Transfer RNA from Microgenomates bacterium OLB22, 71 nucleotides, folded computationally. The source organism's lineage runs through Bacteria, Bacteria candidate phyla and Candidatus Microgenomatota. The sequence was found in a public genome assembly.
RNA sequence: GGGCUCGUAGUUCAGUGGUAGAACACCGCAUUCGCAUUGCGGAGACGUGAGUUCGAUUCUCAUCGAGUCCA
Numbered sequence: 001g002g003g004c005u006c007g008u009a010g011u012u013c014a015g016u017g018g019u020a021g022a023a024c025a026c027c028g029c030a031u032u033c034g035c036a037u038u039g040c041g042g043a044g045a046c047g048u049g050a051g052u053u054c055g056a057u058u059c060u061c062a063u064c065g066a067g068u069c070c071a
Stems, first nucleotide, its partner, number of pairs: 001070007010024004018054001026042005047063005
């Protein structure tokens, strides 16, 4: 320098154009003498910028970052 894969919550992952979900973690309440467990509830995310579209996490381009291969 070039090819390929990936980027979604604090972490690990779902989500094939129409309200973005789960588990663990975190906060509150209940339970307990207390802790833990358990139950109920809550907050929290689409790497960035453009394009296509009525509508984009999803499709296209660029860019940034990580991994991998070639030189």